[in-house]
RNA sequence: GUUAGCUCAGUUGGAAGAGCAUCUCGUUUACACCGAGAGGGUCAGCGGUUCGAGCCCGUUAC
Numbered sequence: 001g002u003u004a005g006c007u008c009a010g011u012u013g014g015a016a017g018a019g020c021a022u023c024u025c026g027u028u029u030a031c032a033c034c035g036a037g038a039g040g041g042u043c044a045g046c047g048g049u050u051c052g053a054g055c056c057c058g059u060u061a062c
Base pairs, nucleotide, nucleotide: 001062002061005020006019007018008017014051022038023037024036025035026034044060045059046058047057048056
């Protein structure tokens, strides 16, 4: 250090996002570009604290 398929954010603990990619629609003779939208998450595993954990504590794995 481990968070979406990839690269990464995530503030003081209030409940998860961006870019790229994918899909759909529009546009085009068509593709690409562009515009609009959609899907996609065991926040590495387990346990603990707390009304509440991605965030704090312990432990395991890589």